A computed fold for a 76-nucleotide RNA from Blastopirellula marina DSM 3645, annotated as c-di-GMP-I-GGC riboswitch aptamer. Of the family's consensus pairs, 90% are formed in the model. Its mean pLDDT, the model's own confidence on a scale to 100, is 89. The sequence was found by an Rfam model in a public genome assembly. Rfam family: c-di-GMP-I-GGC riboswitch aptamer. The family is grouped with related families in Rfam's "c-di-GMP_I riboswitch clan". The literature on the family includes a 2017 paper in Proc Natl Acad Sci U S A by Weinberg et al., "Bioinformatic analysis of riboswitch structures uncovers variant classes with altered ligand specificity". Gene Ontology term of the family: cyclic-di-GMP binding.
[in-house]
RNA sequence: CUCGAAAAAGGCAAACCGAUCGUGAGGUCGGGACGCAAAGCCAAGGGCCACGUAAGUGGACGCCAGGCUGCCGAAG
Repeated sequence: CUCGAAAAAGGCAAACCGAUCGUGAGGUCGGGACGCAAAGCCAAGGGCCACGUAAGUGGACGCCAGGCUGCCGAAG
């Protein structure tokens, strides 16, 4: 460096519920755990979602690919 153990420590938190903000997708906080080795961050890669007649504007990285950063560690 690769890799990710029927290992350990620590971490995140889907659905759903409550509060709140938003026309909406959805955001934030609390509860809650289906899962996650980057489920940390990045939306001017593809795709998806909402609003809009359209142009366009907006949303989500827990869809795939990519970039940056990072905890722990056995075997190979």